[in-house]
Context: one part of a larger RNA
């Protein structure tokens, strides 16, 4: 390889559009390339076997399988192909509706903070307990105006919303995507994706800015047998905002996308039909419980980890090693492609 896997044992790409490629709806006709019946042709000599043969060399000369391929003649389901239809897959209009979707502008309120003015007069702060530490050069606490910055209580929910990283005060522009619902249009226009492009939490990097609290690293003070630590005091990068790189996360539902098909029962968001005193039908969406069925168990269980197809992408003992070389992008950090040798 193959067999078999992949929530937790090795193993789903972070995520998405999207080329080639593979796969792929219904109903007719045509075709006769693949398919797929039957029937001839061809299988050169030599060689081998058999048989001449009860017998060596030697010589002559006959007979049989399979598979393929040529050619002829037929079939027309299925696959290809062409050509007309369909509408239930895909999409597009109307009418409705929810939402922290995204992107920009403005602007509030609490609290911290630091100033300044008055008051006030002896402590404050911190902890296990204290010290560093801060205060008559008038601190803490009190009112009472300012400045700057970040984040955005309650509402808040297992709730929503986005492919996924993610997203939350309030207006305002701009804008993307989604349920629903009834017909109306279109007519397989679909699904998946090797390369590829795009996006992409925190840290970081790089330019000039911002800097309120927080706060790696740094001085201190404690603690200890040290104590480069938990604890306390402070305080730099960094958090913020803007442009550009960086491409990694336990990027996790540790669960690839899609599509069908499968006992219930509750709670919930957002719609449509009913009934209206509660309710019941039906779609999309987010949770608990639970039959059958899976599972190695745990548990999954109509959002599946059932039962089936398609397509990608990974997986093959542990350690070496996500290393080394080598090359790819990258200011760097570091990433991404990725071995063996040793050894058990």
């Nucleotide at each position: 390889c193959u067999g078999g896997g992949g929530g937790u044992a090795a193993a789903g790409g972070g995520u998405a559009c999207g080329u080639a490629g593979g796969c792929g709806g219904u109903g007719a006709a045509u075709c006769g390339g693949g398919u797929u019946g039957a029937a001839a042709g061809u299988u050169a000599a030599a060689g081998u076997c058999g048989u001449g043969a009860a017998a060596a060399a030697c010589u002559g000369g006959c007979a049989g399988a399979a598979u393929g391929c040529u050619c002829u003649u037929g079939a027309a389901a299925c696959c290809a192909a062409u050509u007309c239809a369909c509408u239930u897959g895909a999409g597009u209009g109307a009418g409705a509706c929810a939402g922290a979707g995204g992107a920009g502008a403005g602007u509030g309120g609490a609290a911290g903070u630091u100033c300044g003015u008055g008051a006030g007069g002896a402590g404050g702060g911190g902890u296990g307990a204290a010290a560093u530490u801060u205060g008559a050069a008038g601190a803490u606490c009190c009112a009472c105006a300012a400045a700057g910055g970040a984040a955005u209580g309650c509402c808040a929910a297992a709730a929503g919303u986005g492919a996924a990283g993610g997203c939350a005060g309030c207006u305002c522009u701009c804008u993307g995507a989604g349920u629903c619902c009834c017909u109306a249009c279109c007519a397989a226009u679909g699904c998946u994706g090797g390369g590829g492009u795009g996006u992409g939490a925190a840290a970081g990097c790089a330019u000039g800015g911002g800097g309120a609290g927080c706060g790696a690293a740094c001085a201190u003070g404690a603690u200890u047998a040290g104590a480069u630590a938990c604890c306390c005091u402070g305080a730099u990068a960094g958090u913020c905002a803007a442009u550009g790189c960086c491409u990694u996360a336990a990027a996790c539902g540790a669960u690839g996308a899609g599509u069908g098909u499968u006992c219930g029962c509750c709670c919930u968001u957002g719609g449509u039909c009913u009934a209206c005193g509660c309710g019941g039908a039906u779609c999309a969406g987010g949770a608990u419980c639970c039959c059958a069925g899976c599972u190695a168990a745990u548990g999954c269980a109509u959002g599946a980890a059932a039962c089936a197809c398609u397509c990608c992408g990974c997986c093959u003992g542990g350690a070496g090693a996500g290393u080394a070389u080598g090359g790819u992008a990258g200011u760097a950090a570091g990433a991404c492609c990725a071995a063996a040798a040793c050894u058990c």
Small-subunit ribosomal RNA, central domain from Rubia fruticosa, 344 nucleotides, folded computationally. Lineage of the source: Eukaryota > Tracheophyta > Magnoliopsida > Rubiaceae > Rubia. Its mean pLDDT, the model's own confidence on a scale to 100, is 84. The RNAcentral record of the full RNA draws on SILVA.